Transfer RNA from an Anaerolineales bacterium, 73 nucleotides, folded computationally.

[in-house]
Parts: sequence; C1' cells; structure tokens
RNA sequence: GGGCCCGUAGCGCAGUUGGGAGCGCGCCGCAAUCGCACUGCGGAGGUCGCGGGUUCGAAUCCCGCCGGGUCCA
Repeated sequence: GGGCCCGUAGCGCAGUUGGGAGCGCGCCGCAAUCGCACUGCGGAGGUCGCGGGUUCGAAUCCCGCCGGGUCCA
C1' cells in the first nucleotide's frame, strides 16, 4: 500500500422489509435481613466511530475518512 471483518449504554454483545434503540452484567433507589451477599421491584445511563449523500423516514442503503483486528505484498 491492497483485500476482508469489526466500531450500538461503563463492560460483553443483539438488532433484515428502512419506521419501537434493546439484552446480560455493572451502577443508583426501595423491599426483604441484626447486617452483608443472594433475591424481588423500580430507575438512571446512548452524537448507533466521524462527515456527506439517497429517502417522507437511516444503527440499517451508497461514498469518503478515522480507529481496531486479520490476511497478502
């Protein structure tokens, strides 16, 4: 330098007809306990890597860029 894959909540990850942004863990509060853990109930937390395009509408389609992984040279 080129090919392919990946980038979504603090962490690990789902998300296909293009229309609801989600799950587990973690975090906060309440209940229960003498107390802690476990458990139950509730809650906060997101520029969907960045910019642009298509579209009534984009995490999703197209282009460019950035970062990571892998292979080739």
Notes
It was read from a public genome assembly.